[in-house]
RNA sequence: ACAAUGAAGAGUUUGAUCCUGGCUCAGGAUGAACGCUAGCUACAGGCUUAACACAUGCAAGUCGCGGGGCAGCGGGAGCUUAGCUUGCUAGGCUUGCCGGCGACCGGCGCACGGGUGAGUAACGCGUAUCCGACCUUCCGCACACUCCGGGCCAGCCUUCCGAAAGGAAGAUUAAUCCCGGAUGGUAUGGCGUGGCUGCAUGGCAGCGCCAUUAAAGGAGUGAUCCGGUGUGCGAUGGGGGUGCGUUCCAUUAGCUUGUUGGCGGGGUAACGGCCCACCAAGGCGACGAUGGAUAGGGGUUCUGAGAGGAAGGCCCCCCACAUUGGGACUGAGACACGGCCCAAACUCCUACGGGAGGCAGCAGUGAGGAAUAUUGGUCAAUGGGCGCGAGCCUGAACCAGCCAAGUAGCGUGGAGGAUGACCGCCCUACGGGUUGUAAACUCCUUUUAUAAGGGAAUAAAACCUCCCACGUGUGGGAGCUUGUAUGUACCUUAUGAAUAAGCAUCGGCUAACUCCGUGCCAGCAGCCGCGGUAAUACGGAGGAUGCGAGCGUUAUCCGGAUUUAUUGGGUUUAAAGGGAGCGUAGACGGGAUGUCAAGUCAGCUGUGAAAGUUUGCGGCUCAACCGUAAAAUUGCAGUUGAAACUGGCUUUCUUGAGUGCGUUCGAGGCAGGCGGAAUUCGUGGUGUAGCGGUGAAAUGCAUAGAUAUCACGAAGAACCCCGAUUGCGAAGGCAGCCUGCUAGGCCGCAACUGACGUUGAUGCUCGAAAGUGCGGGUAUCAAACAGGAUUAGAUACCCUGGUAGUCCGCACGGUAAACGAUGGGCACUCGCUGCCGGCGAUAUACAGCCGGCGGCUUAGCGAAAGCGUUAAGUGCCCCACCUGGGGAGUACGCCGGCAACGGUGAAACUCAAAGGAAUUGACGGGGGCCCGCACAAGCGGAGGAACAUGUGGUUUAAUUCGAUGAUACGCGAGGAACCUUACCCGGGCUUGAACUGCGCCUGAAUGUGCCGGAAACGGCACAGCCGCAAGGCAGGCGUGGAGGUGCUGCAUGGUUGUCGUCAGCUCGUGCCGUGAGGUGUCGGCUUAAGUGCCAUAACGAGCGCAACCCCUUCCGCCAGUUGCCAUCAGGUUAUGCUGGGGACUCUGGCGGUACUGCCAUCGUAAGAUGCGAGGAAGGUGGGGAUGACGUCAAAUCAGCACGGCCCUUACGUCCGGGGCUACACACGUGUUACAAUGGGGGGUACAGAGGGCCGCCAUCCGGCGACGGAGCGCCAAUCCCAAAAGCCCCUCCCAGUUCGGACUGGAGCCUGCAACCCGGCUCCACGAAGCUGGAUUCGCUAGUAAUCGCGCAUCAGCCACGGCGCGGUGAAUACGUUCCCGGGCCUUGUACACACCGCCCGUCAAGCCAUGAAAGCCGGGGGUGCCUGAAGUGCGUAACCGAAAGGGGCGCCCUAGGGUAAAACCGGUGAUUGGGGCUAAGUCGUAACAAGGUAGCCGUACCGGAAGGUGCGGCUGGAACACCUCCUUU
Repeated sequence: ACAAUGAAGAGUUUGAUCCUGGCUCAGGAUGAACGCUAGCUACAGGCUUAACACAUGCAAGUCGCGGGGCAGCGGGAGCUUAGCUUGCUAGGCUUGCCGGCGACCGGCGCACGGGUGAGUAACGCGUAUCCGACCUUCCGCACACUCCGGGCCAGCCUUCCGAAAGGAAGAUUAAUCCCGGAUGGUAUGGCGUGGCUGCAUGGCAGCGCCAUUAAAGGAGUGAUCCGGUGUGCGAUGGGGGUGCGUUCCAUUAGCUUGUUGGCGGGGUAACGGCCCACCAAGGCGACGAUGGAUAGGGGUUCUGAGAGGAAGGCCCCCCACAUUGGGACUGAGACACGGCCCAAACUCCUACGGGAGGCAGCAGUGAGGAAUAUUGGUCAAUGGGCGCGAGCCUGAACCAGCCAAGUAGCGUGGAGGAUGACCGCCCUACGGGUUGUAAACUCCUUUUAUAAGGGAAUAAAACCUCCCACGUGUGGGAGCUUGUAUGUACCUUAUGAAUAAGCAUCGGCUAACUCCGUGCCAGCAGCCGCGGUAAUACGGAGGAUGCGAGCGUUAUCCGGAUUUAUUGGGUUUAAAGGGAGCGUAGACGGGAUGUCAAGUCAGCUGUGAAAGUUUGCGGCUCAACCGUAAAAUUGCAGUUGAAACUGGCUUUCUUGAGUGCGUUCGAGGCAGGCGGAAUUCGUGGUGUAGCGGUGAAAUGCAUAGAUAUCACGAAGAACCCCGAUUGCGAAGGCAGCCUGCUAGGCCGCAACUGACGUUGAUGCUCGAAAGUGCGGGUAUCAAACAGGAUUAGAUACCCUGGUAGUCCGCACGGUAAACGAUGGGCACUCGCUGCCGGCGAUAUACAGCCGGCGGCUUAGCGAAAGCGUUAAGUGCCCCACCUGGGGAGUACGCCGGCAACGGUGAAACUCAAAGGAAUUGACGGGGGCCCGCACAAGCGGAGGAACAUGUGGUUUAAUUCGAUGAUACGCGAGGAACCUUACCCGGGCUUGAACUGCGCCUGAAUGUGCCGGAAACGGCACAGCCGCAAGGCAGGCGUGGAGGUGCUGCAUGGUUGUCGUCAGCUCGUGCCGUGAGGUGUCGGCUUAAGUGCCAUAACGAGCGCAACCCCUUCCGCCAGUUGCCAUCAGGUUAUGCUGGGGACUCUGGCGGUACUGCCAUCGUAAGAUGCGAGGAAGGUGGGGAUGACGUCAAAUCAGCACGGCCCUUACGUCCGGGGCUACACACGUGUUACAAUGGGGGGUACAGAGGGCCGCCAUCCGGCGACGGAGCGCCAAUCCCAAAAGCCCCUCCCAGUUCGGACUGGAGCCUGCAACCCGGCUCCACGAAGCUGGAUUCGCUAGUAAUCGCGCAUCAGCCACGGCGCGGUGAAUACGUUCCCGGGCCUUGUACACACCGCCCGUCAAGCCAUGAAAGCCGGGGGUGCCUGAAGUGCGUAACCGAAAGGGGCGCCCUAGGGUAAAACCGGUGAUUGGGGCUAAGUCGUAACAAGGUAGCCGUACCGGAAGGUGCGGCUGGAACACCUCCUUU
């Protein structure tokens, strides 16, 4: 310096993960619409719908320098009238004389400009190219010419018809109108000649002869100018041909008769079946004809990194159309938007005879619609038409108006200002926070606004007049005139913060959070999803966030979406390999040489319009916008080259492929024959009562002789062993033996061919089982069916029968989990190993080679599981298939089939998933191992009775509340007569029963007495403070707090139950895995134990286990009162009573002991075992405390605490009474029993742990007794409460009893204010049920169960038979782990994860939705046949007109349109009907997921309310167990 500027993701399937896969969001865009809101300017834009219908005005005229003329206007002239200042004004008449000019003749224009997108899938458009097959008014250049005559028709006038529109007749007339004649060439045609040349028909030039065709004038005093005719060239504009490109549907596969071509004509500007006659039979089509649907095309626009995708509004180019359809005329050009004719529909006028019209021009109206503007100004500019020109016309154009409908710009103020002011809103933990520098206030600015003043550019010219130059109509100069927008833009001045902010959102995606209200309601929602009383998700508020004159919503497009994948995807299991082969088209294709240059590459040329895009520069104050230049326009064509690769052609090669020769292999195929065993049947014999079948049975068979057995016979079907992860075949599939026919593979040889190959859409062939047709056959088995069972039922599983079928021949059908869920071919990429076939002379030797069937692995791949030379690896080629789930392999259509049915194969609607692999759990009528009073073995209970107590239920004014499987129910409650008390009734109080701050007042408070009352309370009387003071204390009043056992245990803390004293639960680092996660923690052995040992990609650690702690058992030391008393002494009726003692017991403090330490056996070890030893105790000695991570939204707001909500003369509080104690009944837990291992009476012995002053109470007295009275001791190792079973003696004799004690009567005692509801105890009497308890069920493994009593807490007393402790006496049994329950570990399956109390299928019933069929009915577009047939071109033609040319009339052909007929297609609707989808907690069953309780599934057939069942064949995408074989590793 050049080039390059470019790529983001997220949410949602799961308990979690990875993947597949859809849905959704964030971005940009729009001719938009809707909601809320709105200050200004510039630029651009504005019927996307009804190509629906249109009132009114305007949108195409112009030329008098072509013409006849003169209606209107102006002027002149003449005549005349009136007034009079006698030549002026006004009026009338005449005159085309002049300017001009309506209508008319004529010329040019009207084919442009403007609108719209209906039609059109086409040479329509785009691009490139051709016309040697063409035309072109006006314009430019060149050459030549412009002579002589004639004629009409309009207009005007006259007459007539008609309502009108309009028309007819007659007379007269001009022209740049029309006609005749002349002249004429390089024009045109014909004939002849012949040069050059191209790309085939051809083109160009030359010569000779013949024939044909022209013209217009006008203006000007004039010069001259404007015209006219012919020819050629140019330019411009058109016409035509061709290549390539240009939507969807194959559920549109065949289409075509002027069709395809030819010869000859016609026609055209021109080619051509464009049209016609004849001839031929062609033409198009899978590279998509024909048909249907949709659609104007392009430049460009939006989006996108790009490739693409979508769009075609504004602007530009092209096309098509002008109410619908047809047609021609004129013309240079039209088959003509504001022309004509005809037909049709519609609208209007009408005198009913007939006429008129075409906004898809600009405005505007109605209609439609979510929706789109003014009946504006001007020709000033630009452009167009006419004209010599002035000029006229121009809804083209330029402007203005309306609309936030878009883009861009500007503003709504700026700076300062904290006690972070007050108030308000909001929040609050009440301290405060926030709104918030926001405001106030101070200083400043003036865009905008308002007012005033000034004030452009856009104008360059042309025209006209004058001048200059020359190349004589051009250039230059001067002067004059012309501005819609517009008094606009812009500038200046003045005033003063003055005039100006909203919308949406705030659960995640996605920036932004709180309060209140609501309570699965109201509502939100783009997806996931929010809302059932603490909603950041609804509604409101405060605050915040985003954007901002806009902001949101809706609709649509692209993006994200690599989610149609060319860039840039896949197909074992997620959607997806065709069931298999042969093979056509096609696609792709080995080595070498030469050649061509189609593809390819390079240079150059042309084109790729402008606008647009990008970049540079410039202009509006900036920007948007605009101007200018460059780039780009990735394309097409031409041309010149290159020759590696692909391709064409030629020659050649052998390695691909094939042939041949020689071995060899096999359940390869077809046909025929043969064989034995078994089964069933038949006959006969033997033989007798059962057989058969099942979980157990029954149906069935059998005394008319079955089953069994023997012999003989018959029939059909299938081929035991060998046999195997064996072999063969393309697949389906193939199995006794023999023969024949036939196909194939491998190996070896290297003779032959010489790329002959690979794949393969359509096509053809084969194709298990079931099924179908016809004919056979039928032994077995066996859908359907029948019977028997099972069952709630059992249309099943099981059993007994049994028909199609199973078999054969011929034919059809063409599907399977037709699977390796893996298409075919070729090449390449580590290895190990088993088996089969072959090779090298031989061999079951060794080491190799080729082909096949398996196993395990490397790299690599894969979401993973897994695959791995037999690829799912790395590459190439071809085919098939997929694109969310359901609807659905369904409907309709078509094809095939005898049928069954097969092939092809949608949509509406609906969901946000459906799925694959793997992970962790949980679960299994899966497996393995192990444990536990889990079972078993035992002992004793419960369930039966009565009572006690708790609960349910019922009752009640209330029976307060809570606890409800295990884990509620003698639970909260370890004390309900009042109190408690929370409930009910009644009576009271309202700063309140209790506590407290402040203020004021009082001097009390309190006590006593009396009265009312059920009491609370109220009333009266008397007594009655402290301090120096401040004040204290108490009461009253007021005020601020109160109070609530009201709700929420699903808002919580704390505490607790349970799994479970089960052995588990985790972490760090490392390693493995994409990840969830795994490993560790698995395995073997062992343990009570994740206890330990060994092994080990793990090494360690934590919470649990164990141990440490307490009690108990043994010993020692220390200590010695209230305990103890051996020795010494004293004393008593007696007693450690006393002195004394520490020995012992004991007390209680510190220690010790037990550790598999020792021995033996087993074992690597850990450890286990032993009537081992020793020891008080032996294998954690016994017991307690201790409860991992967690589960059950477990329990408790009523123990306490606490958030929120609720009540406030009551849901608070006081009092009296009642209730919690009710009672037909049901359940749980207990007590007492049913008796003799017992009851009763008498005597007598021995604990431990506790408690005691409002207490325990010795002892004595009274009482039968509860108890009363008196009274010692003890605040406790001192005194007291204070034992029973046991033992001894007597009695009872099996009974509702001398068992049992409920219930009831009477009499008492005690506590207490008070025992009526509603206490306990005592005595006497009464003496119920009950004689050991159904199904079922509970506890316990040793000082345990059982049994016996004692104590304590609560407490005035007690409903305690409960609870918590204490000791006394004191067993039985455990083979064992199959089963029940619970638990632990490993493994397996899973569609479960709210986790099997899971999930889930189908019928039926109800509602809603879309859809198929359907007798029909309605509509639509297109085609066909026949009839009719306007206008019009063309053609024909005797009568009529005309002298003729010609015309009229008539006819023919063709056609729009109309009628009619039959059929096809498409759409709508349709009684009824079929299935489908979605819905609240409907009904019936239980099919599937675990071995889902009959493994499931696929195809097919039959059957059944339904899921479904059964038969036949197939698959593993089946669990478990056993056995066999093989492989890998050590």